[in-house]
RNA sequence: GCCGGUGUAGCUCAGCGGUUAGAGCGCUUGAUUCCUGAUCAAGUGGCCGAGAGUUCAAAUCUCUCCACCGGCA
Numbered sequence: 001g002c003c004g005g006u007g008u009a010g011c012u013c014a015g016c017g018g019u020u021a022g023a024g025c026g027c028u029u030g031a032u033u034c035c036u037g038a039u040c041a042a043g044u045g046g047c048c049g050a051g052a053g054u055u056c057a058a059a060u061c062u063c064u065c066c067a068c069c070g071g072c073a
Base pairs, nucleotide, nucleotide: 001072002071003070004069005068006067007066010025011024012023013022018056026044027043028042029041030040031039049065050064051063052062053061
């Protein structure tokens, strides 16, 4: 330099162009327990990497850029 992949909650990941974007773990509070842990209940969380375009409507499609990973040279 060329090609491909990934980017969504603190972490690991889901998410047909159409409801207010979800799950598990975590964190907080409460219950239970002599204490810790475990368990149960409630709560807590995001402008979906940045910008632009297409569309009535974009996390999702298109383009450019950024970061990381892989392959080729």

A computed fold for a 73-nucleotide RNA from archaeon GW2011_AR10, annotated as transfer RNA. The sequence is in RNAcentral, with records from ENA. Rfam family: tRNA. The family's RNA type in Rfam is transfer RNA. The coordinates come from a structure-prediction model, not an experiment, and the mean pLDDT is 81.